[in-house]
Context: one part of a larger RNA
RNA sequence: UGACGGGGGCCCGCACAAGCGGUGGAGCAUGUGGUUUAAUUCGACACAACGCGAAGAACCUUACCCAGGCUUGACAUUCCAGGGACAACCCCAGAGAUGGGGCCUUCCUUCGGGACCCUGGAACAGGUGCUGCAUGGCUGUCGUCAGCUCGUGUCGUGAGAUGUUGGGUUAAGUCCCGCAACGAGCGCAACCCUUGUCCCUAGUUGCCAGCAGUUCGGCUGGGCACUCUAGGGAGACUGCCCCGGAAAACGGGGAGGAAGGUGGGGAUGACGUCAAGUCCUCAUGGCCCUUACGUCUGGGGCUACACACGUGCUACAAUGGUCGGUACAAUGGGUUGCAAUGCCGCGAGGUGGAGCUAAUCCCAAAAAGCCGGCCUCAGUUCGGAUUGCAGUCUGCAACUCGACUGCAUGAAGUCGGAAUCGCUAGUAAUCGCGGAUCAUGCCGCGGUGAAUACGUUCCCGGGCCUUGUACA
Numbered sequence: 001u002g003a004c005g006g007g008g009g010c011c012c013g014c015a016c017a018a019g020c021g022g023u024g025g026a027g028c029a030u031g032u033g034g035u036u037u038a039a040u041u042c043g044a045c046a047c048a049a050c051g052c053g054a055a056g057a058a059c060c061u062u063a064c065c066c067a068g069g070c071u072u073g074a075c076a077u078u079c080c081a082g083g084g085a086c087a088a089c090c091c092c093a094g095a096g097a098u099g100g101g102g103c104c105u106u107c108c109u110u111c112g113g114g115a116c117c118c119u120g121g122a123a124c125a126g127g128u129g130c131u132g133c134a135u136g137g138c139u140g141u142c143g144u145c146a147g148c149u150c151g152u153g154u155c156g157u158g159a160g161a162u163g164u165u166g167g168g169u170u171a172a173g174u175c176c177c178g179c180a181a182c183g184a185g186c187g188c189a190a191c192c193c194u195u196g197u198c199c200c201u202a203g204u205u206g207c208c209a210g211c212a213g214u215u216c217g218g219c220u221g222g223g224c225a226c227u228c229u230a231g232g233g234a235g236a237c238u239g240c241c242c243c244g245g246a247a248a249a250c251g252g253g254g255a256g257g258a259a260g261g262u263g264g265g266g267a268u269g270a271c272g273u274c275a276a277g278u279c280c281u282c283a284u285g286g287c288c289c290u291u292a293c294g295u296c297u298g299g300g301g302c303u304a305c306a307c308a309c310g311u312g313c314u315a316c317a318a319u320g321g322u323c324g325g326u327a328c329a330a331u332g333g334g335u336u337g338c339a340a341u342g343c344c345g346c347g348a349g350g351u352g353g354a355g356c357u358a359a360u361c362c363c364a365a366a367a368a369g370c371c372g373g374c375c376u377c378a379g380u381u382c383g384g385a386u387u388g389c390a391g392u393c394u395g396c397a398a399c400u401c402g403a404c405u406g407c408a409u410g411a412a413g414u415c416g417g418a419a420u421c422g423c424u425a426g427u428a429a430u431c432g433c434g435g436a437u438c439a440u441g442c443c444g445c446g447g448u449g450a451a452u453a454c455g456u457u458c459c460c461g462g463g464c465c466u467u468g469u470a471c472a
Stems, first nucleotide, its partner, number of pairs: 001472002003469003007466007015456002019423005026314008034305002042053002064300007073124001077123008089102005106115003126289002129287003135283002137278003140274001142272001147186006153162003166177003192266004197234007206224001211221003237260001240254005316416001320375007332363003337356002342351003382413001387408007429448007
């Protein structure tokens, strides 16, 4: 000087407390461990691995296993020798890769040859093989925490200290005051994006707002006022008033205002820590393989299943289930595409194709909600697992191993032990929608919309000062 303390002081954070909803019990989905297997490819392991790399494993992907092939190679550059188009198409063998046969034979040319291809050869290719403890790059984490340093000066024999400590204050090493310090840098804040109000500009979206027509639909004429869209601008600065404070910084209250004291959200992550993660994105040193650890193909596996754990979905019902009617979004996507009206089918879907390169058309129905009927506390009109049968769609192909539909079947489950997680407001909870063969995951979008915070003693993490130390 640091680190540590079941030392002290001060202060923060959904850290506790106060609340609301969960997880842990059930079924299923998904990841992991384990076990199994010819293979169940590999990586990730407290927080910070485990719906993670996977923003899409039937083949492909694919790195694994079995089998069948190839060896200048599936891919790149160059050289030598010989030869010729190659490909597509057809036939045969084969699981296919591939092999054999048929057909067909190019372009440029300075006529030397070149482009392209085949055969043989030589350099070389190739490796998701090893080492993340040889590395770059990128990333996680402490932590959006308020810290980390430097120049000069001063002090100290020196390590080093001072500045950065102290009194206040702040979300903040934020600012003020003081001070052997005076300044400065990386961080904080601001500058950026978005959202909330208004104005201007612009009107093939919107509007009976005012007029006219109307087969009643902004449908038509007509008009940009409003909504909106997207470009520019205004606006918030403790600016104003009162009180407190040290005449400061700042704090409390008030006015005006759409918004008030960093308005909400995002992007942004200091010096460094963990030999943290990644040689399976990529790059790369070293080592290793080179008729194989390379490469092509068919099939299988990554989907196994006595178990254990993580993350989720659906429930256990009446604030509910079901049937009928009816209302209101936003983000997005769409020409190898989205597909309306119509017709067929109980349905998944099929048929057909208007319109749309999309503020114009389509996906599209939003759902919870509201109105009415039934159910009356029951393993039920709750719950939907599992299984049987029959189908639809995508695709060369759904056996291993897809999603969806109809009928039948109806399991566990009556609110979950010890323990444990999230959340402070348009948040939690709850409801649907969008983005892509397959979605309960992920990333977004809007609808409805709470409760609670006395407080900082305690648990966890962190910041500053100080103290002890036989630790570095």

RNAcentral holds the full RNA, with entries from SILVA. Predicted 3D model of a 472-nucleotide part of an RNA (small-subunit ribosomal RNA, 3' major domain) from a metagenome. Its mean pLDDT, the model's own confidence on a scale to 100, is 83.